Order: sequence, then structure tokens, then C1' cells
RNA sequence: UGAGGUGGAGGCAUGAUCGCUCCGGGCUUGUCCCGGAGAGGAAAGUCCGAACACCGCAGGGCACGGUGGUUCUUAACGGGAACUUCGGGUAACCGGAGGAAAGUGCCGCAGAAAAUAUACCGCCGAUGGGAUGGCGACAUCCACAGGUAAGGUUGAAAUGGCGAGGUAAGAGCUCACCGCCUUUACGGUGACGUAAAGGGCAGGGUAAACCCCACCGGGUGCAAGACCAAAUAGGGAAACGUUUGAGGGCUGCCCGCCUGAGUUUCCGGGUAGGUUGCAUGAGGUAUCGGGUGACUGAUAUCCCAGUCAAAUGAUCAUGGCCUGCGUUGCUUUGCACAGGAUUGCAGGGACAAAAUUCGGCUUAUACUCCACCUCAUUUU
Repeated sequence: UGAGGUGGAGGCAUGAUCGCUCCGGGCUUGUCCCGGAGAGGAAAGUCCGAACACCGCAGGGCACGGUGGUUCUUAACGGGAACUUCGGGUAACCGGAGGAAAGUGCCGCAGAAAAUAUACCGCCGAUGGGAUGGCGACAUCCACAGGUAAGGUUGAAAUGGCGAGGUAAGAGCUCACCGCCUUUACGGUGACGUAAAGGGCAGGGUAAACCCCACCGGGUGCAAGACCAAAUAGGGAAACGUUUGAGGGCUGCCCGCCUGAGUUUCCGGGUAGGUUGCAUGAGGUAUCGGGUGACUGAUAUCCCAGUCAAAUGAUCAUGGCCUGCGUUGCUUUGCACAGGAUUGCAGGGACAAAAUUCGGCUUAUACUCCACCUCAUUUU
């Protein structure tokens, strides 16, 4: 200098004007004045895990669902850390993860054959058979029975690999090495690793097919739930009243007239509406410790949105960032390219916005910056 890998930070600033929500104070009680506070790294998706609330629940089991290398971490988790092993990459680094040797099922197309192996092209034809020759031993031929699984063909995958011996040709048929299985020893908390001995090789794939093993799991979600509580209708109780006439109408009142079975009071439940849950929390920041790390301990300090037609915005100015087109210098022996600088004009500024609260995961994100690491090349 170029090409990469991993992790992290920021994601406009200042001022003015006009507005919005909440809190505190003020009085002249006004949709007033003053002061203060007011979104995110993901507030998102609602995919996991919890807190909290109500309902359910003696205990145990079945069923159903979830998780899946090991050890830690945590309130918990399907999250995270470290490690193990397999795969990819020259490397930094990245990705996967119980059991297919308990049983059952399934395996498209192609191919001979996809699991009780089989035989299309091949190879062989020792042995058996046939033909020819020969007195005969036998030789030659056929490729008929048969042998074989070396080589070819299909496929994502073909019944351990490779070499030698062996054979008619072949084959773990035999042997060495590798792989695999069993046993033992050693190391490790463990996943697992290393070594030795034995075995001729059994065991294709699929568990996001059933299933087996281990562990975990009751349901519904703040529209949970708690409290206060109208109007109207209905429920209960008491009192008064039904020709001994309550109440109502005419009326300012009394009398009178008309009407004719309810009227009044109290209690309790529910609805509208309101309050609460609801902002001090598994909390943030800093320092010093423990731990490889995730994480955690102590001390100090801080209080940081709270709405429900759901506030947190808009405009302007200045500055800064990015892009494009120009302008003027510089670097270079020179031209071109490139780089950096000066200045003018135009444009751009993402993803997205709390809704009971936390811990994660996943996904989106214009543009800018930082740290560490790897590989290649050049110079010293």
C1' cells in the first nucleotide's frame, strides 16, 4: 500500500420564533404567568425467558408440547461464555452438534442394484457340459451351465480405503498401513483425547418420520387485577294506601271537581365514568476487587417520558458532514491518472417512534469514526 476478519462508538450542533404533554410555584383563576422535565439503538418484530396479577391445583402417573455436544453463567431462558468435536477458509476467523449397533416405516428420478443385495456392459470360464483333433495322456475352440464384484455406467449417496500377495478371473481370501468395533490403562470436573492389545469388518441414508434417552413445562395476560361510583331499568326491605281513596290533574293556597293503585324512603349488585396497578428498578454511572470469560462482590453517587383522538413537533439562520458539477493552487523530471487543499452553486441527511415492567434474540439502518487481528507485496 492492497485484500480481508472480529468487535465497538456516533447517528447532526448552537440560537431564535411558533406550538404539544406532564410536574412544581404564583396570583388578577386565565385554555394565564414563571420555572423544570420530555423516545431508541433498535422504542420495531412479538420470537423466547421472567416479574406481577387472576383462575386452576392433595399426591403420583399417562398423554401432549418444548429443548438437545460438555462445563459454567443467570431470577430465568431456546440467551451468553469457555471448551470439545466435525466441516469450510492460506490465515485472522466462520458454521454445525443426543441416539440410525432397541424396534417400525420411508427412500422420487436415474441406475444392474437404494438394503434379505444384485449383475447391464465387462473379466474368467479353473470345475461341469458340448464340438473338433488325437490310439492315448491331452490340446484347441464354444461362451452353455457357472464363477466374479477388479474396471465401466447411474446417483447426493453403491455394501470399508489403498498397496502387495493370491487366483482361471476375482474377492479381508491373506498381510502391512489407515479407518471402524471391543477391551484395558492413563490424562481431563466433563464433552473428549492419547496409548496398547484383540477382532477381518459387522453397521447405506432419513429422527423438522414414528420412536428411544435426558431435562423442562398448569392456563390466561395490565383489555391481568383492585378501589370509588351516576342516570335509566330491574331486585330486596319497611312505611302509607286501594270507596275509611295514597298519589296525580285543574290551582298562588283552601274548598270543590275529575282520575283510580300504587306512592315514598332505605339497602345491595352491575353499567357509563373516574382512581389505581404505573415509574426506586433482578435500575444507571464511577472506582476498587474476584473470575480465562459470560458474570459477579463491595463502596460512593444519581433519579432519568408516563400518554389513552396516546405529547416529545415545525420553520428560519449560522456552523459541521456527504454527493455531483465547476474554480484556483500543490505533490510529480514531464504528460495523463490519482491524491490532498482553496473556493462557488445545487442537492441529500437513514431505519424508525415508548403504551405494565425487565433479561435476551432476530430483523431494519443514509452517512461517519475507532480498536485489535490475518494474508500478500514493497521499502528500511